[in-house]
Molecule: transfer RNA
Organism: Phycisphaerae bacterium
C1' cells in the first nucleotide's frame, strides 16, 4: 500500500432487526465464623470505539473514520 477479523459493564465474554442489553468473575453490602478465607444471598455499574446513512424498529445491516491483531507485498 493491499486484504481479513476484532472493538457491548473494573475484566473474559453472549445478544437470530423487536419485551427494561444479559452472564460469569470482580468491587461494593449483608449472612455464616472468635476471625479471616471458601460459602450462601443482595445491590450497584452500559452514550454497545465515533461520525453518518437505511427501517416503524439497529448492539446487530450499510458507508465513512479511529484503534488493535493477523497475513501479503
Nucleotide at each position: 500500500g493491499g486484504g481479513c477479523c476484532u472493538g457491548u459493564a473494573g475484566c473474559u465474554c453472549a445478544a437470530u432487526g423487536g419485551u427494561c442489553a444479559g452472564a460469569g468473575c470482580g468491587u461494593c453490602g449483608g449472612a455464616c465464623u472468635c476471625a479471616u478465607a471458601a460459602u450462601c444471598c443482595g445491590c450497584a455499574g452500559g452514550u454497545u470505539c465515533u461520525g453518518g446513512g437505511u427501517u416503524c424498529g439497529a448492539a446487530u445491516c450499510c458507508c465513512a473514520g479511529c484503534a488493535g491483531g493477523c497475513c501479503c507485498a